Bacterial large signal recognition particle RNA from Pseudoflavonifractor sp., 265 nucleotides, folded computationally.
Taxonomically the source falls in Pseudoflavonifractor (Bacteria, Bacillati, Clostridia, Oscillospiraceae).
The sequence is in RNAcentral, with records from ENA.
[in-house]
C1' cells in the first nucleotide's frame, strides 16, 4: 500500500444552580446524537470520578488534542424604572406660633392714635318697681249625727198648766270651696333704660377739653422658631431593563497537527 478480522475510544455536549468536589435525574442554551434500571426531605462515585446491564460503530470526514470563530450564560461598572427601608441634622414642599409693615383691603379732617377730666359697665349697702308664690278683706257656697239658734211631727215627765231632751227643717257660722278686690301685709328672684350713698377701675364703652396723621394687621410679601416623612430629594437594598469590560464558561462550526492490534497478499 490493499484485503479480512479485532480492540481503544465513541454513541452529545455546554451553563447556572445543588455539591467538600466529580456525575446524574430536575430547569435553561444549543442540536438531533443507542435500550433498560436508581434518583431532588435526592442517586451513585473519589479526583482515573455517575453505578448496573445490554445493542451499534469502530483506526478514521466520524477518536484525542490545540487554535480560530462564536449562540448562550456567569461576575463586574455605569445609567434608567419600579418597589422597600431609613434621614425633618435637606429644605424643596406642607402645617402650626412669634416678629415685621413693602404691597392690597378695611378705617380716618365729618378728626387717626395719644393724654385729661367726667361718667357708664364693676363690687358693696339701703330702697323702688315689675314678676311669681301666700295672707288679709269683700260677696256667694257650705255641717244627716260628732257647731250654735230656733225646733214642727214624734218622745219622756206631770192629774192638769206646762216642763224636759231633742230628729228633721229653717236661719247664721266653722274647716273647705269659689269669685272679686289688686290699694295693705310677708317671701323670693342670672326681673330692671329706675333712685341715693360708698368704693373701685382705666379692662371695654361714651361725652366734653387738647393735639394733629395716622391705625390695622384680614391677605400677599420678608425674618425667626418648632413640627410633619404624603410629594421632591439624600442613603441602602432588590428586581427589571440597556450600555461597556483588555473578566471568565462555552455548543455547533472552521483550521492544523496526533493516533492502535492480528493474519494474508
Nucleotide at each position: 500500500c490493499c484485503g479480512c478480522g479485532c480492540u481503544a475510544g465513541u454513541c452529545g455536549g455546554g451553563g447556572a444552580g445543588u455539591u467538600a468536589g466529580c456525575g446524574g435525574u430536575g430547569c435553561c442554551c444549543u442540536g438531533u446524537a443507542u435500550c433498560u434500571g436508581c434518583a431532588a426531605u435526592c442517586c451513585g462515585c473519589u479526583a482515573c470520578a455517575g453505578c448496573a446491564g445490554g445493542g451499534a460503530u469502530g483506526a478514521a470526514u466520524c477518536c484525542c488534542g490545540g487554535c480560530c470563530c462564536c449562540c448562550g450564560g456567569a461576575a463586574u461598572c455605569g445609567c434608567a424604572u419600579u418597589g422597600u427601608g431609613u434621614c425633618g441634622u435637606c429644605u424643596g414642599a406642607c402645617c402650626c406660633c412669634g416678629g415685621u409693615a413693602a404691597g392690597c383691603a378695611g378705617u380716618g379732617a365729618u378728626g387717626a392714635u395719644g393724654g385729661a377730666u367726667c361718667g357708664g359697665u364693676c363690687c358693696u349697702g339701703c330702697g323702688c318697681a315689675a314678676c311669681g308664690g301666700g295672707u288679709a278683706c269683700c260677696c256667694g257656697u257650705g255641717a244627716a249625727c260628732c257647731g250654735u239658734g230656733u225646733c214642727a211631727g214624734g218622745c219622756g215627765g206631770g192629774g192638769a198648766a206646762c216642763c224636759g231632751a231633742g230628729c228633721a227643717g229653717c236661719a247664721c257660722u266653722a274647716a273647705g270651696c269659689g269669685g272679686g278686690c289688686c290699694a295693705g301685709c310677708c317671701c323670693g328672684u342670672g326681673u330692671g333704660c329706675c333712685g341715693c350713698a360708698g368704693g373701685g377701675c382705666u379692662u371695654c364703652c361714651g361725652c366734653u377739653c387738647c393735639u394733629g396723621a395716622g391705625c390695622c394687621g384680614g391677605c400677599u410679601g420678608c425674618c425667626g422658631g418648632g413640627g410633619u416623612a404624603a410629594c421632591g430629594g439624600g442613603c441602602a437594598u432588590a428586581a427589571u431593563g440597556c450600555g461597556g469590560u483588555c473578566u471568565u464558561c462555552a455548543a455547533a462550526g472552521g483550521c492544523c497537527g496526533g493516533u492502535g492490534c492480528g493474519c494474508g497478499g
Its Rfam family is "Bacterial large signal recognition particle RNA". Rfam classes the family as a non-coding RNA gene. Rfam's curators write: The signal recognition particle (SRP) is a universally conserved ribonucleoprotein involved in the co-translational targeting of proteins to membranes.